[in-house]
RNA sequence: AACGUUCAAGCGGGAGAGACCGAGACGCACUCGGCGCCGAAGGAGCAACUGCCCCGGAAACUCUCAGGCAAAAGGACCGCUGGCGUGAA
Numbered sequence: 001a002a003c004g005u006u007c008a009a010g011c012g013g014g015a016g017a018g019a020c021c022g023a024g025a026c027g028c029a030c031u032c033g034g035c036g037c038c039g040a041a042g043g044a045g046c047a048a049c050u051g052c053c054c055c056g057g058a059a060a061c062u063c064u065c066a067g068g069c070a071a072a073a074g075g076a077c078c079g080c081u082g083g084c085g086u087g088a089a
Stems, first nucleotide, its partner, number of pairs: 003087003007083001009081005018035001020034005036069003042065001043063003049056001
């Protein structure tokens, strides 16, 4: 230097589920309460791995605390760019 690769950043794509009921406001899709739902921010739980115990131990699985259920915003993940680092990840 090339190539690979981690992570931040930028751009693009990106699902699901009540524009529910009542009250307030009154322009409202906003606020509060209630019931019903979703899982792909975040969070939590667990298998194999062992003959037994403890610890460790993954997710797009599970749970829904949080978040969300018109649009907007957000959004795991994917692609491209190229910056910092790195030499195995």